[in-house]
RNA sequence: GCUGCAGGCCGGGUGACCGCGGUGCCGCGCGAGCGGCUCCGAGGAAAGUCCGGACACCGCAGGGCAGGACGCUGGGGAAACCCCAGGCGGCGAAAGCCGACGGAACAGUGGCACAGAAAGGAGACCGCCGGCGGACGACGCCGGUAAGGGUGAAACGGUGGGGUAAGAGCCCACCAGCGACCGUGGUGACACGGCGGCUGGCCAAACCCCGUCCGGUGCAAGGCGAAGCAGGUUCCGAUGACGCGGCCCGCCGAGGAACCGGGUACGCCGCUCGAGCCGCCGGGCAACCGGCGGCCUAGAGAGAUGGUCACCCACGACAGAAUCCGGCUUACAGGCCUGCUACAGAA
Repeated sequence: GCUGCAGGCCGGGUGACCGCGGUGCCGCGCGAGCGGCUCCGAGGAAAGUCCGGACACCGCAGGGCAGGACGCUGGGGAAACCCCAGGCGGCGAAAGCCGACGGAACAGUGGCACAGAAAGGAGACCGCCGGCGGACGACGCCGGUAAGGGUGAAACGGUGGGGUAAGAGCCCACCAGCGACCGUGGUGACACGGCGGCUGGCCAAACCCCGUCCGGUGCAAGGCGAAGCAGGUUCCGAUGACGCGGCCCGCCGAGGAACCGGGUACGCCGCUCGAGCCGCCGGGCAACCGGCGGCCUAGAGAGAUGGUCACCCACGACAGAAUCCGGCUUACAGGCCUGCUACAGAA
């Protein structure tokens, strides 16, 4: 210099004027409110609403069944379909990336399209070998055989030798694979070595089994205040309704459900100070944790972030809060920084 990989950061800037939502203070107004000043005012994803929580209500958050989620090991974290480190497997030349990765699919049930004779304790289509008939050939019949061919994603380990009528883990050597056995190392997943029996296909993101966890509904939760109104019909209910969720048990104990009709749709709280953000130091490989210091950083309720002008540049992408927080995923013009890999060159 170039190539790829990993991680982090930015996401137009500055100034002036006008406008919008909110905090605090001041002034005016009986009040609703109005005016002035000051300060703050979208994102890395505010998004999808896919996980996990906080919070609120449902009776106290109960038991069982059913159902669902997750699933290598160690650590972190409030928790998680989360993160970090490692193991194993796959991909890559490497840096590195990916993995629902419990069950040695002999607890059971089941599936394996098409092709093929046969898809699992299988199988004789071609071939090979033996016997009989025939003539010792061709051919036919009976039997043996999984070495060779053919089919297939997959055909009951691979290579070599012995053996045999021909063959075959039938026997042997090496290799692969298996083991709930032994030793060593490791907290562990596991690795290495030994030993053993000689081979048991694949699928659990099929049912299933094992282990862990899970009550429901979501801020239109829910609470307070003010104003207004008119009841009616049917059904269920102390033989226990409603609550309570899919079912049962247990608990509770008097109202409940549907439809028609009538009234209201105003104000306040919840609402943003929080598992918070920034910096430094310490521990840890890291995720993260601890200490000290500093900061307050939208809070609407028909829902605020905009417009004009000037200058500059790389000419500006994806997109906008609505209870809050931790994650994941998805979208994104352009730019910056750091580390590493491979190749080439120079000293």
Molecule: Bacterial RNase P class A
Organism: Gaiella sp.